[in-house]
């Protein structure tokens, strides 16, 4: 340089927002396991738990060419019998077979991980400190002898197992000699190393070997065996090589410090002794060492790697399968053989279990291969072969091999391949769903036409074999053409899989698909069914009658012979941060300093070469990962070939940077010099105020204290006051975001000792620095010990108040404490919630302390520097809020801290303390959050500003009475039903006697009272009459069609069906519609800009309105709903218009009237305009908006008065007006009837009538209206009746005619009384409406006259034509419960200083743990209920420590009087050897005394969860005593008080600073 590979998020705290922070998910992966389903192969893989305990059969043998025997025997020899080729004896014998001596394996192969955190393992070395069978290579050699023993025999014990004692044998078996190339030790010498040493010559000495067996064979010897020669196999010494072991060393890789102090063979030395070898291995003696904070000892956990999973990588996790090492082999101990063990299928002993017995004694060891029982979520055949590959003997043939080769068994896993394919719209039928049109399943099916992989049938048919090997040839070797070995050839022969792979024909679409989801994360939507139920669930979170989230369908999405689930890893999680985190306020800076180890550490030179940095060497086992090829059809798997490789060693270089050594320097750091500073520390001595106490005066009744009070104190004189005197503690102004100290903290003066900061100078030394675990030391209040000492304050206590309660606030009093000395204690919001030091990064402006300039000197003033200390600000950084040269910006260096909330700073342990109590400092259970900043609301017994009949100033009433009317309750067959603060209560209902009427009781109907259709049938409906019945209804009888040519239709009736109906539920599904904040004034938006956001901005501000109404400013500018005004009525006027309505002028008439002609002037009527706009003047105001006054005018600042109700909130009201989804009813929950009921009555509440009288009630007399209504209707005038009313009817479908005042005013009675007030109740007798007024209708008439004498608490309306008051009209209505309700019009006040306070309401701000929004959050005791931990008299288990007792095997060592075959000796004997016995160590046992550690445990602390339990009400807002920390005390609980500290406290007011001379 080029090319390649190479990192994804999401959900979920919140009303939303960013932040931090945990939790959870999507992915890969597994020796898995569970549910559902399951065609085929091919590679691979399977007991991970009890290292638990095993039945049965295998898994280690082989050699006969090392051996003696036995047994069989081809073959032959002799002899017998005769059937003359069988038989039998007997002998010789190649040759098989093989028990036993013997040699060689049985230390490998195979299985398991218990046990070991180092006697392992892994890398890298060492061995000059070592061994090594078989194997290779070379060298010499292999001569002569003996004595024995197994088999075997014979007697003999035992039940067995398994001996014993006697006799006989052989050897490649023992044992002697001999011989010495050689090794070995001693000596002498060269020589090289690495310290002890290694390597080599050379003499003499001294020692140390040995075995045959098989084949061949000329020549000499022998009777023969054979000598002798020669191959072949062996066997001795000896030396080498591979390959294997053994020691030793470095390096590395769990957890805990709540394991900090281990260690006596321990550390070393000498000797000895022992090994194959070094070494305290071992022992004797000496000597007092040795490991340890870079973690000793302890204790938990674990086999180690190569790898393996994951992951961009670092890295994490892991240690099946394969492979390398180790350790183990019923469980403890030991040793022998041996090249190699202290031995898996060997021994000896102990122990435990299992078996077998004649009870006397044995036997056993599946963590080899199958199996088997158990435990357990779980894990395979009691299979064929030794064909191949390897291994062990063996000269070979060969044998023997659960190594291994195969084959079963299981979707455990990976790979592959198949359930068909093309055509096929009538978009079939069926299923689901529908808005009833249709959609969807869907080319899916069927149907047509192919193809057969794979499975099944029937043939064919491999590779894996390479070897053995008769016999032929050719070479060696040799005297040899024998023999025997090599080499080529080659007849014959070797398969367990299996007739498998492959392959050929045939067969028919035929014999082959599930599972898991569908609310968001996360690809997929709907119906029915349930109704906080059943259930689901990974997180969030669904289900309480319309559930895409439960169940079931139909449809879809995904993967697919599987697919989900559970566990477990490792990722995402930058959520332990090296790559790549933080610590004002979210967890997190130690309360301050001093300093040890340790980490870094200033400038200039020179040298080293550890560290670093290059190249080369070695080595990083193989398999696996990666590249390239190959081979099974392909892949999966297999072969082959390359490259790569962290580290590790080791060799050579560089020499910048670290580091080492040396030599310098002065800036960093310390000193000298001359000054300043200061509440800096210790002692010591002084002072005045003020309190409170005594003493004496003076003086009289209070004092004191408090939101208001009382306790206290005082007529024994007290508060006051004056005079004296005593204690004690604190030092006022000055006093300052001022000053000094490391912090904690330090304040009257003076002296006295003492520390430290800083100016100036730049004189000295020359890196001497910085940072700090552990460790020292300091460290506020409280607090504790001793001895003072006490004036004031004040925990605890006491008392009085307050309050439901007051172990509080408030008060009266008071001890402990506060003060002084001594010692402890060791903590605080010990805070700037900010470690130390060091440098660098814009300014502006205060202050202090010290200096320098300049002004001609000198004080101010001015202008610099250094050091402190504050403010406010760019850059930058911050989640934001904020920090910003005294940084929370840039960066170095060191140390302390922190990893989700609670549980817990708790509990065990440990250390410190005299206690109090401090430091260290956890788990289980339990939550999905738990927190910081900041927005927006809303809220506050938070601040500001306005506003309403909101207070306040008035009137007049409710609240007492009777009576109406509503509602609650209660009652009832029913007493239908809704409406419930404000916003239900004379409300739906504008009128319940039936009807209505929905409610009850009784009788009835059943296609229905009422609507379409369709079909059969019959027949005109209608209509009148009469029986039964309470009626509905049922029977009877009269009377009776219309159109059309005809089919037929139209009406009615019954029958059948589809349907109707239902004031059944759900106003929390819903449409409209109403109500209430509120006729408040304010709710939005586009655009731009501000902020990471949410959001702000605009809509704030300063004026000003009834108003977000206007004007001004202003990162805003505009622009919608709302206000406003259009709109109705009404107040004036104009003009048109003139009847039903009006009459000034004429003119006729009457008692008298607009009567009547007529008029149009005026009232009125009702169309059309006119008018009112701060338009005008004064004055305030910003030349503004407006705001005051005034003038005109009928009105004046919105004229009144109405309609009109944003943006929304109340799941506000109403399914019973009306509409409607859904859901129920269907001979009833649906229709008809009759009578009942809604009107009930101990009681309670709303609303409102009538009154309690003289402003009045009666009488009598006289005026004056408006809205209105009116034909099944208003009804004049007349009559009749006391009267309600009747007869009668004129007129009037209406400005025409009817219904029509009252208060008032005149005049008169009543005289303050339960009345001449007030009318309730009650009898009576009528009237009128209606089929009918008992329950239950008004109304008249008599008569009866109740309560009421003005209304507690506490509450309502109303600012002017209103409030009060007086009648009047209407709707609904047959009548009426109307006193209501909608309007009308007469007559008609009184108050408003003002906004402090209650209530509602709007704007800005603050503080909030609210957010469902203060009707909110929320803390503790208690009591129940579940869960898990602590303590706890003990109990009961494991493990380990020390002492000691006993002491098996069995090494060793001493002894051996007994015992022995080889050698010496002629014996005796002797040398040697063993039994046996003594000894030390010794394993299991026992005893005693601890450490650790776990189970259990009567009770019991505290903690956590749980629907609505019980007290209170600490905390959040000034939470109503600001909270909040350490501390004591003291109280049912939260808590309280008291010392000290903090601001993470709100409102309020102040001072500094700026400014001005």
């Nucleotide at each position: 340089u080029u090319c390649a590979a190479u990192g994804a998020g999401a959900a979920u705290u919140u009303g939303a927002u960013c932040u931090u922070g945990g939790u959870u998910c999507a992915g890969a992966u597994u020796g898995a396991a569970u549910g559902c389903u399951g065609a085929c192969g091919g590679c691979g893989u399977g007991g991970a738990u009890g290292a638990g305990g095993c039945a049965u059969g295998c898994a280690a043998g082989u050699c006969g060419c090392a051996c003696g025997a036995a047994g069989c025997g081809a073959c032959u020899c002799c002899g017998g019998g005769c059937u003359u080729g069988c038989u039998c004896g007997g002998g010789g014998a190649a040759g098989c077979u093989u028990a036993g001596u013997g040699g060689c394996g049985g230390a490998a192969g195979g299985g398991u991980u218990a046990g070991u955190a180092a006697u392992a393992c892994a890398u890298g070395g060492g061995u000059a400190a070592c061994c090594u069978g078989c194997c290779u290579u070379u060298u010499a050699c292999u001569c002569g002898g003996g004595a024995a023993u197994a088999a075997c025999g014979a007697c003999u014990g035992g039940a067995a197992a398994c001996g014993g004692u006697c006799g006989c044998u052989a050897a490649u078996a023992c044992c002697c000699g001999a011989u010495g190339a050689g090794g070995u030790g001693a000596g002498a010498u060269a020589g090289g190393g690495c310290a002890u040493c290694c390597u080599g010559u050379c003499u003499u000495u001294a020692u140390c070997a040995a075995a045959g067996c098989g084949g061949g064979g000329g020549a000499a010897c022998g009777c023969a065996a054979g000598u002798c020669c020669u191959c072949g196999c062996g066997g001795u010494a000896a030396a080498u090589g591979a390959g294997g072991g053994g020691c030793c060393c470095a390096u590395g890789g769990g957890a805990u410090a709540u394991c900090a102090g281990c260690u006596u063979g321990u550390u070393g030395g000498u000797g000895u002794g022992g090994u194959a070898a070094c070494g305290g291995c071992g022992c004797a003696c000496c000597a007092a060492g040795g490991c340890u904070a870079a973690g000793a000892c302890g204790u938990c956990u674990a086999g180690g790697c190569g790898g393996a999973c994951c992951g961009a990588g670092a890295g994490g996790u892991u240690g099946a399968c394969c492979g390398c090492c180790a350790a183990c082999a019923c469980u403890g101990g030991g040793a022998c053989u041996g090249a190699g063990a202290c031995a898996c299928u060997g021994c000896c002993c102990a122990g435990a279990c299992u078996c077998c017995u004649a009870c006397g004694g044995g036997a056993g060891g599946c963590u080899g291969c199958a199996g088997u029982c158990g435990a357990g979520a779980a894990u395979c055949u009691u299979u064929c072969g030794c064909a191949a590959u390897g291994g062990g003997c063996g000269a070979a043939a060969g044998c023997c091999u659960g190594a291994c080769g195969a084959a079963g068994c299981g979707a455990c896993g990976c790979c592959g391949u198949g359930u068909g394919a093309g055509c096929g719209a009538a978009g079939a039928a069926g299923g689901c769903c529908u808005u009833c049109g249709g959609g969807u399943u869907g080319u899916a099916a069927a149907g047509c036409u192919c193809u057969u992989u794979c499975g099944c049938c029937u043939g064919g048919g491999a590779a894996c074999a390479a070897g053995a090997g008769a016999g032929g040839c050719u070479g060696g070797c040799u005297a040899a053409u024998a023999u025997c070995c090599a080499g080529c050839u080659a007849a014959u022969u070797u398969g367990a899989g299996g007739g498998u792979a492959c392959u050929a024909g045939g067969u028919a679409a035929a014999g082959a698909a599930g599972c898991a989801c569908c609310g968001g994360c996360u690809a997929a939507c709907u119906c029915c069914g349930u109704g906080c139920c059943a259930g689901c669930a990974g997180c969030u979170g669904c289900g309480g009658u319309a559930a895409u989230a439960c169940g079931g369908a139909g449809g879809g999405u995904g993967c697919a012979a599987g697919c989900a689930u559970u566990a477990a890893u490792c990722g995402g999680a930058u959520u332990u941060a090296u790559u790549g985190g933080g610590c004002g306020u979210a967890a997190a800076g130690g309360g301050c300093g001093c300093c040890u180890a340790g980490g870094c550490u200033g400038a200039g030179g020179u040298u080293u070469a550890a560290g670093u940095c290059a190249a080369g060497c070695g080595u990083u086992a193989a398999a696996g990962a990666c590249c390239g090829g190959g081979g099974c059809u392909c892949a999966a798997c297999c072969c082959c070939g390359g490259a790569a490789g962290a580290g590790c060693g080791u060799u050579u270089g560089a020499a910048a940077c670290u580091g080492g050594a040396u030599c310098u320097c002065u800036u960093g750091a310390g000193g000298g010099u001359a000054g300043a500073c200061g509440g800096g520390g210790a002692a010591a001595g002084c002072g005045g105020a003020a309190u409170u106490c005594c003493a004496c005066g003076u003086g009289u009744a209070g004092c004191g204290g408090u939101g208001g009070a009382a306790u206290g104190c005082g007529u024994a004189g007290a508060u006051a006051u004056g005079u004296g005197g005593a204690a004690g503690a604190a030092c006022a102004c000055c006093u300052g975001u001022g000053g000094c100290g490391a912090a904690a903290g330090c304040g009257g003066c003076u002296u006295u000792c003492u520390a430290g900061u800083u100016u100036a100078u730049u004189c000295c030394u020359g890196a001497c620095g910085c940072u700090g675990a552990a460790g020292c030391g300091c460290g506020a209040a409280a607090g504790c010990a001793a001895g003072g000492g006490g004036a004031g304050c004040a925990a605890a206590c006491a008392g009085g108040a307050u309050u439901a309660g007051a172990u509080a606030c408030c008060c009266u009093g008071g001890u402990a404490g506060u003060c002084c000395u001594u010692g402890c204690c060791g903590u605080a919001a010990a805070c700037g919630a900010u470690g130390u030091a060091c440098a660098c990064u814009a300014g502006a402006u205060g202050u202090a302390g010290c200096u320098g300039g300049a002004a001609u000197c000198a004080a101010c003033c001015c202008c610099g520097g250094c050091u402190g200390u504050g403010u406010c600000g760019u850059a930058g950084c911050u989640a934001a809020c904020g920090c910003a040269u005294u940084a929370a910006g840039u960066g170095u260096a060191c140390c302390g801290c922190c990893u989700g909330a609670a549980g817990a700073g708790u509990a065990c342990g440990c250390c410190c303390g005299c206690a109090a109590g401090g430091g260290u400092g956890a788990a289980a259970c339990u939550c999905a959050a738990a927190a910081g900043a900041a927005u927006u609301g809303a809220c506050g017994g938070g601040g500001g500003c306005c506003c309403g009949c909101a207070c306040a100033a008035g009137c007049a009433g409710u609240g007492g009475a009777g009576c109406a009317u509503g509602g609650g309750g209660u009652u009832u067959a029913a007493u239908u039903c809704g409406a419930u603060g404000a916003u239900a209560c004379g409300c739906g209902a504008a009128g319940a006697a039936c009807c209505u009427u929905a409610c009850c009781c009784a009788g009835a109907c059943u296609u229905g009272a009422c609507a379409u259709g369709u079909a059969g049938u019959g027949g005109a409906c209608c209509g009148c009459u009469c029986u039964a019945g309470a009626g509905a209804u049922a029977g009877a009888g009269c009377u009776u069609c219309u159109c059309g040519c005809a089919a037929g239709a139209g009406c009615c009736g019954c029958u059948a069906c589809a349907c109707a109906g239902g004031u059944g539920c759900u106003g929390c599904a819903u449409g409209g519609c109403u109500g209430u904040c509120g006729u408040c004034a304010g709710c939005u938006c586009g655009u731009g800009c501000c902020g990471u956001g949410a959001g702000g901005u605009g809509u704030u501000g300063g004026g000003u309105u009834a108003a977000g109404u206007c004007c001004c400013g202003c990162a805003a500018c505009g622009a919608g709903c709302g206000c406003a005004a259009c709109c109705c009525u009404u107040a004036u006027c104009a003009u048109c218009a003139g009847u039903u309505g009006c009459c000034a002028a004429c003119a006729c008439g009457u008692a008298a009237u607009g009567g009547u002609g007529g008029g149009a002037a005026c009232u009125c009527u009702g169309g059309u305009g006119a008018g009112a706009c701060u338009g005008c003047c004064c004055a305030g105001g910003u030349u503004a908006a407006c705001u005051g006054g005034g003038a005109g005018g009928a009105a004046g600042g919105c004229g009144a008065g109405g309609a009109u109700g944003a943006u929304g909130u109340c799941a506000a009201g109403u399914c019973a007006g009306c509409a409607u989804g859904g859901c129920c009813c269907u001979u009833a929950u649906g229709u008809c009837u009759g009578g009942g009921g809604c009107g009930a009555c101990a009681c309670c509440c709303g609303u409102g009538c009538u009154a309690c009288a003289a402003u009045g009630g009666c009488c009598a007399g006289u005026a004056c209206a408006a809205u209105g209504g009116g034909c099944a209707g208003c009804a004049a005038g007349a009559c009749c009746g006391u009267g309600a009313g009747g007869u009668g009817g004129a007129g009037c479908a209406a400005a025409u005619c009817c219904c029509c005042a009252a208060a008032a005013c005149u005049g008169g009675c009543c005289c303050c009384a339960g009345u001449u007030c007030g009318g309730a109740u009650u009898g009576u007798a009528g009237u009128c409406u209606g089929a009918a007024a008992c329950u239950c209708g008004a109304c008249u008439a008599c008569a009866u006259g109740a309560a009421g004498u003005u209304g507690g608490a506490a509450u309502u309306g109303c600012u002017a034509g209103u409030a009060a008051u007086g009648g009047c009209g209407c709707g609904u209505c047959a009548g009426c419960c109307a006193u209501a309700c909608c309007g009308c019009c007469g007559u008609g006040a009184a108050u408003a200083c003002g906004u402090u306070c209650c209530c509602g309401g709007g704007c800005c701000u603050u503080g909030u743990a609210c957010a469902c929004a203060c009707c909110g959050c929320c803390c503790g005791u208690c009591a129940c209920a579940u869960c898990a931990u602590g303590g706890a008299a003990g109990u009961u288990g494991g493990u380990u420590u020390c002492a000691c007792c006993c002491g098996u095997a069995g090494u060793c060592g001493c002894u051996g009087a007994c015992u022995c075959a080889a050698c010496c000796g002629c014996a005796a004997g002797g040398g040697g050897a063993g039994a046996g016995g003594c000894g030390c160590c010794g394993a299991a046992g026992g005893u005693g005394a601890g450490g650790c550690u776990g189970a259990u445990g009567a009770c019991u602390c505290g903690g956590a969860u749980g629907a609505a339990g019980u007290c209170g009400u600490a905390a959040c807002a000034a939470g109503g005593u600001a909270g909040c920390c350490c501390u004591a005390c003291c109280g049912g609980a939260a808590g309280g008080u008291g010392g000290g500290g903090c601001u993470g406290g709100a409102u309020c007011a102040c001072c500094u600073c700026c400014u001005u001379u």
Molecule: small-subunit ribosomal RNA
Organism: Parachlamydiales bacterium